[in-house]
RNA sequence: GGGCCCAUGGCCAAGCGGUUAAGGCGACCGGCUCAUAACCGGUUGAACCCAGGUUCGAAUCCUGGUGGGCCCA
Repeated sequence: GGGCCCAUGGCCAAGCGGUUAAGGCGACCGGCUCAUAACCGGUUGAACCCAGGUUCGAAUCCUGGUGGGCCCA
């Protein structure tokens, strides 16, 4: 220098244009236990990296940027 991929809660992660953005872990509360762990129930928290565009409607499609990863030279 060229090509490709990724970015969604504290962490992992689903969501192939259409009511309220799943789930797991964690955290908090409770149950169980002599107690702890395990297990069970409940609660909690994200407007989806940034800026534009398309559309009646965008996490999802398009453009640019930022950050990260892989390959080639």
Predicted 3D model of a 73-nucleotide RNA (transfer RNA) from a bacterium. The coordinates come from a structure-prediction model, not an experiment, and the mean pLDDT is 82. Its Rfam family is "tRNA". Rfam classes the family as a transfer RNA.